About this RNA
This is a predicted structure of a 91-nucleotide RNA (c-di-GMP-I riboswitch aptamer) from a Planctomycetota bacterium. The sequence was found by an Rfam model in a public genome assembly. Taxonomically the source falls in Planctomycetota (Bacteria, Pseudomonadati).
Order: sequence, then structure tokens, then C1' cells
RNA sequence: CGGCUGAAAGGGCAAAGCCGGCGAAAGCCGGCGGCGCAAAGCUACAGGGCCUAACUCGCACUCGCGUGCGACAUGGCAGCCAGCCGCCAAA
Repeated sequence: CGGCUGAAAGGGCAAAGCCGGCGAAAGCCGGCGGCGCAAAGCUACAGGGCCUAACUCGCACUCGCGUGCGACAUGGCAGCCAGCCGCCAAA
């Protein structure tokens, strides 16, 4: 000096829920809130996985308008795994 580990210190992020907003939904933004997190920082086009299904297609019902079901991401989730970067440092 670098790596593994991470007591202490300085701090950081922020679950569920509630309120307001956007969205078809998943979900996202803001405020309150704090379950937890040494990466709960970044990356969804490094990769895997998961969620939704508006549009579209198919089927069924309907006099019709429409309704229901199935498939599908171009829509999402990084606090699922993962990739990348990384503050402080005792034993």
C1' cells in the first nucleotide's frame, strides 16, 4: 500500500402504513413515518428472475354497446440473485 473481516465515530438510506399527485395496472413522485440495511449507492441494454397487461391477438358471452378469460412488454421491480463503483476504521 492492497485484500478479507468490521468494534467505534461521523453520518447515510428508508419498510409497512397514512395524506396528496401521476398511471390502465404493476409501480413512481412529494410529505409524515421507521421495519430494517455496511452498500437498502448506481446499473433493468452485462446477465438471470419477478410483477403488471394498456395496446394488440385469440376464445366465450351479448341484438348491440360492451363484458369475461387466455397469451404477450414496448410498462415496471435493484429492499430477489447479480454486475460495477465505494466513506471511516480498532481487534